[in-house]
This record gives sequence, C1' cells and structure tokens, in this order.
RNA sequence: GGGCGAUUAGCUCAGUUGGUUAGAGCGCUUGCAUGACACGCAAGAGGUCACAGGUUCGAAUCCUGUAUCGCCCA
Repeated sequence: GGGCGAUUAGCUCAGUUGGUUAGAGCGCUUGCAUGACACGCAAGAGGUCACAGGUUCGAAUCCUGUAUCGCCCA
C1' cells in the first nucleotide's frame, strides 16, 4: 500500500425485509429478606447505535468518506 471483518449501556454481546418505544447477561443503585454479609426476589438508573455526509415519508440497519481495532496478502 491492497483486501476482508468489527465498532450498539461501565464490560461481553444480540438486533429478523429499513417501520413508530433499541434489547439481553454481568455489573451499578434502591427496596425486600438476614443478627450481619453473600446468595435470592422486586424495582430502577444507565445509549451522540464510532464520527461526518448522502438516499428515503422513515436509517443502528442501505450508500460514500474518515477514525480506531483485528486478520490476510504484498
């Protein structure tokens, strides 16, 4: 330098043909329970869907560029 893939909650990851409100587990907070802690139960908070632009009535999802990471080729 070229090709491919990835980027979504604090962490690890789903997300169906583009469709109205974006999810799970773990973690965190509060409550219940306990003599107390852990486990458990209930509720809750937490998101610029990497960034910018484009297409569309509508974009996490499609297109282009940029950035970062990984793999392969040279």
A computed fold for a 74-nucleotide RNA from an uncultured Phycisphaerales bacterium, annotated as transfer RNA. It was read from a public genome assembly. It matches the Rfam family "tRNA".